[in-house]
Context: one part of a larger RNA
Molecule: small-subunit ribosomal RNA, central domain
Organism: Warburgia ugandensis
RNA sequence: CUAGGCAUAAGGGGCACAUAGGCAGUGAAUGAGGUUGAAAGUGAAAGUCGCCAAAAGUGGCGGAAUGCUCUUGAAACCAAUUCACUUGAGUGAGACAGAGGAGAGUGGAAUUUCGUGUGUAGGGGUGACAUCCUUAGAUCUACGCAGGAACGCCAAAAGCGAAGGCAGCUCUCUAGGUCCCUAUCAAUGCUAGGGUACGAAAGCAUGGGGAGCGAACCGGAUUAGCUACCCUGGUAGUUCAUGCCGUAAAUGAUGAGUGUUCGUCCUUGGUCUACGAGGAUCAGGGGCCCAACUAACGCGUGAAACACUCUACCUGGGGAGUACAGUCGCAAGACCAAAACUC
Numbered sequence: 001c002u003a004g005g006c007a008u009a010a011g012g013g014g015c016a017c018a019u020a021g022g023c024a025g026u027g028a029a030u031g032a033g034g035u036u037g038a039a040a041g042u043g044a045a046a047g048u049c050g051c052c053a054a055a056a057g058u059g060g061c062g063g064a065a066u067g068c069u070c071u072u073g074a075a076a077c078c079a080a081u082u083c084a085c086u087u088g089a090g091u092g093a094g095a096c097a098g099a100g101g102a103g104a105g106u107g108g109a110a111u112u113u114c115g116u117g118u119g120u121a122g123g124g125g126u127g128a129c130a131u132c133c134u135u136a137g138a139u140c141u142a143c144g145c146a147g148g149a150a151c152g153c154c155a156a157a158a159g160c161g162a163a164g165g166c167a168g169c170u171c172u173c174u175a176g177g178u179c180c181c182u183a184u185c186a187a188u189g190c191u192a193g194g195g196u197a198c199g200a201a202a203g204c205a206u207g208g209g210g211a212g213c214g215a216a217c218c219g220g221a222u223u224a225g226c227u228a229c230c231c232u233g234g235u236a237g238u239u240c241a242u243g244c245c246g247u248a249a250a251u252g253a254u255g256a257g258u259g260u261u262c263g264u265c266c267u268u269g270g271u272c273u274a275c276g277a278g279g280a281u282c283a284g285g286g287g288c289c290c291a292a293c294u295a296a297c298g299c300g301u302g303a304a305a306c307a308c309u310c311u312a313c314c315u316g317g318g319g320a321g322u323a324c325a326g327u328c329g330c331a332a333g334a335c336c337a338a339a340a341c342u343c
Stems, first nucleotide, its partner, number of pairs: 004314002008296001012311001014198001016196002021191003025085006033078002035074004040069003048063006088188001090184002094179003100174007107151001112146001114144004122133002159166002203244006212238002217233001219231002255310006263288011293298001316343003326335003
């Protein structure tokens, strides 16, 4: 450079924003850089190809040399400049829905500790036991206090968010989205290497907090034996504040954007219209299915269909997501990422 791929066979970056770059609406005009027509010059000789001559060595003529330069035309396309346009993008008005985010306050169940009363011999646990708690009065029951964490029903294939994720209730601050009709701006767009922000759980640092649960750990069982499964306990942790870490089967195992394409059923939020429970139309969430696609499974207007643009990634198994080097990190480690050898 060319070709093929990326749900499940190797292969979509965890996710977004955005720089360079790449790509990109409609109409008109200008000029002519790319593009393209014609003409000219040049493209040494040898060589090569063709023809002719030649007994041979060889000789003569012509072509090609896909290029470059100059002159003169064309103006569709690409690029440039200028002027317009509105359907892409944005802004404003009017509505609407929501566990979107941050902070503060507050509520009731339940577990546990403690206190008091009542009450007496067991309780707890298991397949069955035992460790364990209990006459220093347990379990049960009633009242009260404290403290921490999580929010039953509503609840849904529901909703919101870029993803991670988000759920008691109230208030404050704040971000995004959808619909709708006009108004406004006038291509301001898409993608995105490097870059930056966010990013579950676990883990780390400092300081609080610590009810329940519970790695590690101590016991009890089980077993031939058990570093396990089961049981009694139980420390880190789980929680809060601040800072780090930057990984997950971070999954839809499916990158983002735009356009085009048979139907049907349910559902969330709007709008319009009917007034009889429907109909129409946008933006989402789900179930079937035609065509098409697919190795099959399946997908099927939320595509894995038909097309276009940009980007990440793949190239036999193991060695190996390892070694070394570098960057980042307090550390744990993360990122980047081979080879020998072997089948």